[in-house]
RNA sequence: CCGAGACGCUAGGGGUUCUGUGCCGCAUCGCCGGCACGGAUGAGAAAAACCCUUUGCACCUGACCCGGUUAACACCGGCGUAGGGAAGCGUCGCACGGUUGUC
Numbered sequence: 001c002c003g004a005g006a007c008g009c010u011a012g013g014g015g016u017u018c019u020g021u022g023c024c025g026c027a028u029c030g031c032c033g034g035c036a037c038g039g040a041u042g043a044g045a046a047a048a049a050c051c052c053u054u055u056g057c058a059c060c061u062g063a064c065c066c067g068g069u070u071a072a073c074a075c076c077g078g079c080g081u082a083g084g085g086a087a088g089c090g091u092c093g094c095a096c097g098g099u100u101g102u103c
Base pairs, nucleotide, nucleotide: 001098002097003096005092006091007090008089009088010087011053012052013051014050017040018039019038020037021036022035023034024033025032059084060083061082065078066077067076068075
């Protein structure tokens, strides 16, 4: 000096499932739709909150996928060193890597 890494600011990206009770709606009477209050998991299930932004383990596709578990569900795992996926600036420090110079 460069990189890996960490932090901050601004801007941007993403998900919102399953289930119980009550009320209502429907040309459909249902594993339908809406609202409210609960339960499971989770950072987050509409919270102006949470998470993520190439330093990409936010999230999407595959997927009406496969195995396990459960009251049920992306709840757990596989797929996955997969394919995609939203950036600029500033600061830090030398615990890590590389290069150059000096002793």